Predicted 3D model of a 250-nucleotide part of an RNA (large-subunit ribosomal RNA, domain VI) from a Candidatus Woesebacteria bacterium. The full RNA is in RNAcentral, with records from ENA.
[in-house]
Context: one part of a larger RNA
RNA sequence: CGUUGGAAUUUUGAGGAGAGCUGGGGACAGUACGAGAGGACCUCCCUGGAGGAAUCCCUGGUGUGCCGGUUAUAGCGUCAGCUGUAACGCCGGGUAGCUAUAUUCCUAACGGAUAACCGCUGAAAGCAUCUAAGUGGGAAGCCAACUCCAAGAUUAGAAUUCCAUAUUAAAUCCCUGGUAGAAUACCAGGUUAAUCGGCAGGCGCUGGAAGACCCGUAAGGGUUUAAGGCUACCUGUACGAAUAGAUUGA
Numbered sequence: 001c002g003u004u005g006g007a008a009u010u011u012u013g014a015g016g017a018g019a020g021c022u023g024g025g026g027a028c029a030g031u032a033c034g035a036g037a038g039g040a041c042c043u044c045c046c047u048g049g050a051g052g053a054a055u056c057c058c059u060g061g062u063g064u065g066c067c068g069g070u071u072a073u074a075g076c077g078u079c080a081g082c083u084g085u086a087a088c089g090c091c092g093g094g095u096a097g098c099u100a101u102a103u104u105c106c107u108a109a110c111g112g113a114u115a116a117c118c119g120c121u122g123a124a125a126g127c128a129u130c131u132a133a134g135u136g137g138g139a140a141g142c143c144a145a146c147u148c149c150a151a152g153a154u155u156a157g158a159a160u161u162c163c164a165u166a167u168u169a170a171a172u173c174c175c176u177g178g179u180a181g182a183a184u185a186c187c188a189g190g191u192u193a194a195u196c197g198g199c200a201g202g203c204g205c206u207g208g209a210a211g212a213c214c215c216g217u218a219a220g221g222g223u224u225u226a227a228g229g230c231u232a233c234c235u236g237u238a239c240g241a242a243u244a245g246a247u248u249g250a
Stems, first nucleotide, its partner, number of pairs: 001152001005163007015149004021049007033038001050107006059100004066093005071086006111143002117137004170248004174190005195241003198237005204230003211224005
């Protein structure tokens, strides 16, 4: 831009894409078959490998804006306590998120038309013949079925609702943001508000703060003290910021 009034929401599916794998064990059954040796079809059940999808409850990893320990050095006048630098200085843990080696599920069943092939009836050709007329079976393959995209499918589809002459239905700019993200887009919100921050509580992590007191010559230990600190998570709360306004529009 088109889809022939504009818009919001929900859809149909022409068409396209993806997937399609495979091992072992058990029962039937040591049966059918076979002189024996050996040894099934069919049907049912169990369990793996590989591949794929989703998810983070569990097990782990990471987690450089969380907590703790510790070395050297510098600074805050000194002690104490902190902070900077040294690959996060090094080390021990670790929330959210992300993640696999973790967890769950799928690669299934049914159907249709067929290939090779196997048939039935059956003439040409008094026989025979699956074929000439007619009519069955038959594959991991084909068409459906399963998952996803999909009306620019210009054949531009369908349904519901709103508005329809007016600063109106709706949308954008702008702003707060993230389940989104290179920009854009998308999504959640913009005071009739819990969108972000702050604050409060909770979950969770770290692991016993500082100060004071006691014990020890000291290094250090103990009590106060399950302390103190705390990022992304959950809930609540208008304290701060989403103001004011402009534009498009049948």